[in-house]
């Protein structure tokens, strides 16, 4: 010094005048005064909680979501940490919607003979039958039966690869080695991996097709919510179920004085309701429950709102995410929406320039050079973008500039 990898911080500072919002303290007030005021993503609204309402509870099914190696970490997530497996990469690293194609359906265009019970286009052989020359079983020839998928072609993929032996040609047909499967033992917490030993092992690929297996899971939101004020129409249709029993009282009523009705109330009871369906339990009603439809008032005020699963900073466990302990720190809370605007300095980049009593290079020296650093100077620039209840992600966007680690080249020592 190049090139490539993976992490981080920043992305202006300082002052003066004005000009907002909250907020301390004074003050009768006008005011004075303290103290703070946008982000690494405040953006998408993609996950997963605090928080707040709302659904009666428990179980068991279903129905809809998610999620998929293994382990660990968290309030929790599908993030995030380590590890294994597979793939790219020359390495450093880097990616994965990473369980199951033998429960079942479906797909694989087009090419091409043949694409999952699967095949014969071009080709090889014709040993045996067959046909045919030959004096002739021998030999030759045809290639009709017959065999063949090893060579060649399509294609993304053609039924494990590569070599040797076998055959009439052929093939795991048999054999080595690689793959594949199973399986003792060792290693590790596991996923997995390794040595060994067994088996010729036909049966492709999609499941980010449907599925299937294991695991999890209420909804709905701060415009949730909760107060206070104020105004309407205590409005109006319709629809489901249900409107029963028993027991005590009992006002009236009728009467042949024995009774017989009884509005009502108490109490139990069946029945209805509260959950997608089932039991079990609560609860609500026992004359009510339960659902749609129109329509009309209110659209102001407080609050919820910023002290947190917070932030630094030292120590310690831990490969690490993270967790522990200790000391310290309070950092917007607006509510049509605040943090702004002038000005000087000064620092950053980028693009000239100036040898300039510096470094530096070359020379004995004088002097000479300027690519570097430094110092002087001049123009010019400055990214993505604005809190609304909070936090932990993750995903887009980001001009410029710094910092650290790795892997590899080349070069000096």
């Nucleotide at each position: 010094c190049c090139a490539g990898g993976a992490g981080g911080c920043u992305g202006g500072g300082c002052a003066g005048c004005u000009g907002c919002g909250u907020u301390u303290u004074c003050g009768u007030g006008a005011g004075a005064u303290u103290a703070c005021g946008a982000g690494g993503a405040a953006a998408g609204u993609c996950c997963g909680g605090g928080c707040u309402c709302c659904a009666c509870g428990a179980a068991a099914c279903a129905a809809g979501g998610g999620u998929g190696g293994c382990g660990g970490g968290u309030a929790a997530c599908g993030u995030c940490c380590g590890c294994c497996g597979a793939g790219g990469g020359a390495a450093a690293c880097c990616u994965c919607a990473g369980g199951g194609a033998a429960a079942g359906u479906g797909c694989c265009a087009c090419a091409g003979a043949g694409a999952g019970u699967a095949u014969a286009c071009c080709g090889c052989c014709g040993a045996u039958g067959g046909a045919g020359g030959c004096u002739a079983a021998a030999c030759c020839u045809c290639a009709c039966a017959g065999g063949c998928a090893a060579g060649g072609g399509u294609g993304a993929a053609a039924g494990g690869g590569u070599g040797c032996g076998g055959u009439a040609a052929a093939a795991g047909c048999g054999c080595a080695c690689c793959g594949g499967g199973g399986u003792u033992c060792u290693g590790g917490u596991a996923a997995c991996a390794g040595c060994g030993c067994c088996c010729g092992c036909a049966u492709g690929g999609c499941a980010a097709a449907c599925c299937c297996c294991a695991c999890c899971c209420g909804g709905a939101g701060c415009a949730a919510g909760g107060c206070c004020a104020a105004a309407u129409a205590g409005g109006g249709g319709c629809c489901u179920c249900a409107c029963g029993c028993u027991g005590c009282g009992a006002a009236g009523u009728c009467u042949u004085u024995g009774g017989a009705u009884g509005a009502c109330g108490c109490a139990g009871c069946a029945g209805g309701g509260g959950c997608g369906u089932u039991u079990c339990g609560c609860c609500c009603u026992g004359a009510g429950a339960g659902g749609c439809c129109c329509g009309g008032g209110u659209u102001g005020g407080c609050u919820g709102c910023u002290u947190g699963a917070g932030c630094u900073g030292c120590g310690g466990a831990g490969c690490a995410a993270u967790c522990c302990g200790u000391a310290g720190c309070c950092u917007a809370g607006a509510u049509g929406a605040a943090u702004g605007g002038c000005u000087g300095c000064c620092g950053c980049u980028g693009c000239g320039a100036g040898g300039c009593u510096g470094g530096u290079g070359u020379g004995c020296a004088a002097a000479c050079a300027u690519a570097c650093c430094g110092c002087u100077u001049g123009c010019a620039g400055g990214a993505c973008a604005g809190a609304a209840c909070c936090c932990g992600g993750c995903u887009u966007a980001c001009a410029g500039g710094c910092c650290u680690c790795c892997u590899g080249g080349c070069a000096c020592a």
The RNA shown here (Bacterial RNase P class A) has 413 nucleotides and comes from Altererythrobacter sp.
The sequence was found by an Rfam model in a public genome assembly.
Its Rfam family is "Bacterial RNase P class A". Its family is annotated with dimeric ribonuclease P complex, ribonuclease P activity and tRNA processing in the Gene Ontology. Rfam classes the family as a ribozyme.
The source organism's lineage runs through Bacteria, Pseudomonadati, Pseudomonadota, Alphaproteobacteria and Altererythrobacter.
The prediction has a mean pLDDT of 77.
Of the family's consensus pairs, 91% are formed in the model.